[in-house]
Context: one part of a larger RNA
Formats: sequence, structure tokens, C1' cells
RNA sequence: UCCGGCGAGUUACUGUUGCAUGCAAGGUUAAGCACCUUGAAGGUGUGGAGCCGUAGCGAAAGCGAGUCUUAACGGGCGACAAGUAUGCAAUAGUAGACCCGAAGCCAGUCGAUCUAACCCAGGACAGGGUGAAGUCACCUUAACCGGUGAUGGAGGCCCGAAGCGUUGACAGUUGAAAAUGUCCUGCAUGAGCUUGGGUUAGGGGUGAAAGGCCAAUCGAGGCUGGUGAUAGCUGGUUCUCCCCGAAAUAGCUUUAGGGCUAGCGUGGAGCGAUGACCGUGUGAGGUAGAGCACUGGAUAGUGUAGGGCCGAAUACCUCGGUUCCGAAUCUAACCAAACUCCGAAUACAUACGGGAAAACUCCGCAGUCAGUUCACGAGGGCUAAGCUUCGUGCGCAAGAGGGGAACAACCCAGACCGUCGACCUAGGUCCCAAAAUUCAGGUUAAGUGGUAAAGGAUGUGAUUUGACUCAGACAGCGAGGAGGUUGGCUUAGAAGCAGCCAUCCUUUAAAGAGUGCGUAACAGCUCACUCGUCAAGUUAAGUCGCGCCGAAAAAGUCCGGGGCUCAAACCUGAUACCGCAGUCACGGCUGUGAAGUGGAUUCGUCCAUUUCACGGGGUAGGGGAGCGUUCCGUUGUAGGAUGAAGGCAUACCGAUAGGAGUGCUGGACGAGACGGAAGUGAGGAUGUCGGA
Repeated sequence: UCCGGCGAGUUACUGUUGCAUGCAAGGUUAAGCACCUUGAAGGUGUGGAGCCGUAGCGAAAGCGAGUCUUAACGGGCGACAAGUAUGCAAUAGUAGACCCGAAGCCAGUCGAUCUAACCCAGGACAGGGUGAAGUCACCUUAACCGGUGAUGGAGGCCCGAAGCGUUGACAGUUGAAAAUGUCCUGCAUGAGCUUGGGUUAGGGGUGAAAGGCCAAUCGAGGCUGGUGAUAGCUGGUUCUCCCCGAAAUAGCUUUAGGGCUAGCGUGGAGCGAUGACCGUGUGAGGUAGAGCACUGGAUAGUGUAGGGCCGAAUACCUCGGUUCCGAAUCUAACCAAACUCCGAAUACAUACGGGAAAACUCCGCAGUCAGUUCACGAGGGCUAAGCUUCGUGCGCAAGAGGGGAACAACCCAGACCGUCGACCUAGGUCCCAAAAUUCAGGUUAAGUGGUAAAGGAUGUGAUUUGACUCAGACAGCGAGGAGGUUGGCUUAGAAGCAGCCAUCCUUUAAAGAGUGCGUAACAGCUCACUCGUCAAGUUAAGUCGCGCCGAAAAAGUCCGGGGCUCAAACCUGAUACCGCAGUCACGGCUGUGAAGUGGAUUCGUCCAUUUCACGGGGUAGGGGAGCGUUCCGUUGUAGGAUGAAGGCAUACCGAUAGGAGUGCUGGACGAGACGGAAGUGAGGAUGUCGGA
């Protein structure tokens, strides 16, 4: 991992509600007792104790359709009569209460054969080294002290076996081993090692102290019990079909991943037009916008008061000037969530009318309290986030189908079932791949399309407004481009061309007191300007369309790919076609409502059938109808060795759960129908037991 078996809302009591049945102002017996009876256990009678109801109110005395409070008024709770017993279903409470799952807490008991410490009695420690005290001799000293040499054999001394340990490395890591092996290594006469016996026990011991150790278990041992501890947590929770169908919000919560009430769902009953929505009318409002009349902000102008500066006078006061600054005011143009002289659309309230599935009230049963994308209106943030917090709406959640390459949330569209059917939506029609290599007119040359900005550019198309032009433009080429004059100033110099000022006149077809280069300054080159040649358009500025540059990232090139250029790109228009579970057509199933027919009826209604209308996506969840399993009653049943149950196979029947028939196997039991009762349905729980 697979296969098979087992595996989770039960039972008791007490309530509540619904349904059914009996009786009803009443309903009902419990234990016990008596009788009857069995295939399993029960049945009948008796028993009126008790319980519920028929009257309430008050703490009570008590009064009573009232009563309590109060001086009273008023107010509170009642009064208009339906209950009760049993059964079934749903649900609540109390119990383990749907099942499995802690770490833990407490009690009792067993452990010191491991290990910690201690006690008693023992054992062992090769060999080598070092050489303390003391002692002796000699020297020395007055004597001590001291010195030298011997002797001596101390030490938590040294080296190093046994023994005890374990520093490092390697191996081992489903090991040879639930702590080991190999090499290296520490101690090795001691606070040392070790044997046997003994003592200390669980909030206790022991501990040269690591929370170490106390039998492979220790921040409180093991075992058994309380025990099915508790688990607002995780996981799991077993057959089918039909109808409806949520929530992820508010308030409160030692509350925030839990609850309670409300909201939203469902079933039943009641009510009987009251609903959503639409129309008409009437309202309240201060948002969007706008505005500047208030409150504030903010720009420019005028320039008053005031200030600065200058002058006069001067002890002070003061007077005058000013191209300076400059409140308030005025003029012009602006800004505001906490500004408003104004002011919508929607939304909201209400009355009337329309209005169909609705609304409303009561009762039973829930689930929900982590939401989320997108669009729009806002706050926070960076007018960041697949961000966060609100509001409104559609979706997803709980929604399949088609499109978007793929893609809960975007676009189209809401799947009862069937059909080799039709029409369309979004989106598409060269090939992958269903349908146009369709038509008409333009644009793009960048593979732009098929990612991005400020900014930049004789890209290209359209368009607008000027200027020049056969009296010859624009570009090229040929020629000229002069004189006063080196203008004045400045300057070492300044001659068109460092700089300042002025910028005239003449000759001319034309030529600036000079456009740029250049020189120390001149010179030189060139331009403006003019003529000739040539020959027909040239030039400037703007607007719009589509392109270009700007453009660097790590798996493979950002069209889904191939591939595409008068397009298979973009813009404008046209026709045809494809395209969904949409719509339509035909057939079928089913829910609700209405009408009709037939049958049954406890007269409440139920069943069958026909027609019409409207429905049938669905998680949590509510409701309804069924299938199957085991056992019991009818039932010692029908059936069964001419073969039961069970098993294997199978093309049959039913909308499903499921049910038959037949063959083989098997070798003794056992359907079906109508009722009843449950240890009643398995794929999941790191489920559990067995097998492979």
C1' cells in the first nucleotide's frame, strides 16, 4: 500500500412542540394483589394512593373574577373556559450522551539485583624512579646554628602494567551492541578501585550540584485505580431519490478561530391583499457640482495707515521728499472633509392606485459570527500593494456550460433527462481548430501589431496658414560683394569681426560702419545682398492619424503556437457564416397551484387520471418519499437432496437505493407479503484485527 472483518447521534428519566388515538370539566392509575397463558414473554381484572386540569392575586393573614400595592388616582398580575392519558416523531436538560485522541491531577501499592550516598565485613594495586623528616659520622661553633657524607624511605609525588576512567579521531547509525569497536589518551597508595551483606522511597530519597540518579523510565519512578478525567481543539461520522435553501453581519461577552440574542434558511399553522416593484402626489435633506456672502487659506495690482531712507528744523513735538517695504479697505483671478449666498440626480419617508409566485403573526428545527474578487463612492497608505477599513452593487463562496492560450472572482449565460435538430450571446471565421485566405475605402514597414514615461527626431499620410516663383523662385555652378573709412572712443594695437557709442553718406545690378572662420594688428577665406546660367516648383510654421528612438536580468524568444506585410496588423463601413448545458422544436420524469372526471372516505380528506399555468444549479442546513440488512409475529408458512442459504458468471427489469431469471458451484436450510423491533448500510478517522 492493497484485500477482508469490525468501526461513530444510542439508551434511561424529565420537559417542550407536532401528529395519532381514547375520554372530556374532567383525564389517568402506580406499586401491590388475583386469575389466565407461553414457541419469546405477556394478557385480563383489581387497586383512586398520587399526578395534571377546572381560579386567581398576595410575603402572609386573607379575599376571590378578581386580587396586590396606595390616603387616593394610577399601576402590576389575572379573568372571556379545554384538558388529560398513552403511542410515535423532532428537540432540550441530566447522565461518558456521536466516535477516537492528550499533556496532566489525586489515591493506593511495588521497587536501591541499575544507579546515588552512607554503614558492616573483606579483596586487589607488576615493575621502575624521585629521595621529605628523622638518625649516624665527620667538619665547624664556647655551645647552639650551620656544612659535608652516609643512612632513612615520606608523598591526594613521578613513569608505567593489572584495575578504574574516557580526551580526540575514525567506524558503526534497519549497529556485532537500545551507547559498542579500533587507535590515541587520563588516574593508577588514594577525596582511589572493587566483592558480599545492609540502610535511605516518590513532592520523597540520594546528589564534590549535571535537575544528575532512584531497574533501557525522571523538572517529580513504575503499576493499578478514580477513568469512558477534561479537550471552546484536530480528525472521522457508513444507502437512494424529491422540494426549498443560507451566513461569514449587529449588540454583549477574561470575548475575539468559542458562545448568547437579533438578522438571513426551512417545515407547520394562522391571517387574508397588507409584499417586492411600478405610477401619481406630498414631504424632509445640504452630498455631487458650484460659489466666495460667512470662517479660514492664497496670488497680483492700486497703494492708505504704519515702517525704511533722504532733507529741513531741532531740547521735544514737527514739516517736506521718496521709481523702497507695506496691514485694513478696494480691484482682478483662485482654494477648502471639519467654509456655504446656492444646490441637483439618486436614495429616503408617506398617502392613494396598480400589483401573481409575496408580506405579516405564532410555533418546531437549524446553520452562520475567518469571507473574497471586480466596478463605483470614501478614509488610512505613496490618489503603492493580489494592502487595509467602511458604503452601494453584481458575482464566487454554494454555479456547471461557452469565451478569455492556461486562470474561484473578468465577459456571455443560470445545467430536470433524452435527440447525428434549429437560431443566436460573448467571442470568432489562414493551419493547429467549427466558421470569410469575404467585400469596399484608408493607414502602418516598425514584425509596430505582439509591454512603459519625460524627452528627442527632414519617418510617413492627411490637413491649415503664410512667403517666394516663367517679370525665372529653391539648390548647384560662374561673377561681383565697392568707396568715404583703419567710423568715433578705448587700447601697446582694435583696420567689419576684444569691448563701449553711433550705425550715416556715396557709387551701384548689388554689397551690413558687417554672418562666421582667421591675424599680435593688418592680410586672407566666407556670408548677407546682386547679376548670369539652368529650369519648375520652392520654403516656413502649426494641427491630426499611424509609426521611430528613449528600452539592461538572470530555465526559452513576453503574438497560445505555426506563421502573417494592398495582412492573418490598425481605422471606417458592409454581407455571410461558426459559436454555450442560453432560446426554440419534439419526447419523457417530477414539484406547486387551479379546473375537470372516476373511486374510496372516519366527511377532515385521500388515491387514480386528464388539461392548463408556473417551476425543478446548489454547500451549511430544514422538510418529504423510499431501498436494503438482522431478528420477531401471522408462520412448525410457500419452497427445498429432482438441491435451501451462501458463492461465481450474466447482453433482463426499475428514475435511484436496488430487484429478478438462468447456468455452474455449494450441500441444508428457508423466501415473499403485511405488520413490529433495531448492535441497520463504510473509502477515508497517521482508525482497529487478520491476510497478502